Large-subunit ribosomal RNA, domain VI from a Thermoplasmatota archaeon, 252 nucleotides, folded computationally. Its Rfam family is "Archaeal large subunit ribosomal RNA".
[in-house]
Context: one part of a larger RNA
RNA sequence: UGUCAGAGGUCUGAGGGUAAGACGGAAAUAGUACGAGAGGAACUUUCCGUCGUCGCCACUGGUCGACCGGUUGUCUGACAAGGCAAUGCCGGGCAGCUACGCGAUAAGGGAUAAAAGCUGAAAGCAUCUAAGCUUGAAACCUGACCUAAAAAGAGACCUCGCCUGAGGACACGGAUAGAAGAUCCGUUUGAUAGGCUCGGGAUGUACGCACGAAGGUAACGACGUGUUCAGUCCGCGAGUACUAACGUCCGA
Repeated sequence: UGUCAGAGGUCUGAGGGUAAGACGGAAAUAGUACGAGAGGAACUUUCCGUCGUCGCCACUGGUCGACCGGUUGUCUGACAAGGCAAUGCCGGGCAGCUACGCGAUAAGGGAUAAAAGCUGAAAGCAUCUAAGCUUGAAACCUGACCUAAAAAGAGACCUCGCCUGAGGACACGGAUAGAAGAUCCGUUUGAUAGGCUCGGGAUGUACGCACGAAGGUAACGACGUGUUCAGUCCGCGAGUACUAACGUCCGA
């Protein structure tokens, strides 16, 4: 762009795609069939494992240059608070992302090939075939999942609207989305993001002050205890309109 009046939503499913998996072990079958014995199966059923594929992060582990803490050298006159040194180094670490963690990867049906047969004439017999019928493969058609009305035979249903205008787009606040587009949500009739409060979480007990403290004539003093489960921080949750979601256009 088309699908001929315009839209929104829900579907159908022609067609397309998919690892729609691969392999191994154990038990029962069974000490059975078979075999003189020695030995010794299978169909099938159940359980388990390995690898691959797809997905997930409650648990476990990793990472976590958000964050918290310790500490060395040096600089900011000192304290406090910081800068730089591979994040200076080290100890932890939520969310997120991940595997070493977890889940799924199930079952079947139909018509057949080669082949195996039944019944059975032509041909009084015989013969799986000529009529008819039963089986039979990871291949075929389905079944499961994903996609799909541009399937030109261009589908269906529901609802709204045809200027008293349904709906859409831009813009704005954003994230369950994200390279850009796109997607999804919200836009005061509002919890969309930020802030604040609370909850939850990370770190591990802040600064200051008081007391103690080996040593020292003293000044001072590493460090310890209390105030203090403190202080600091949060990509999480809830609440709360305090801040910002103002507006514009298209449209049968």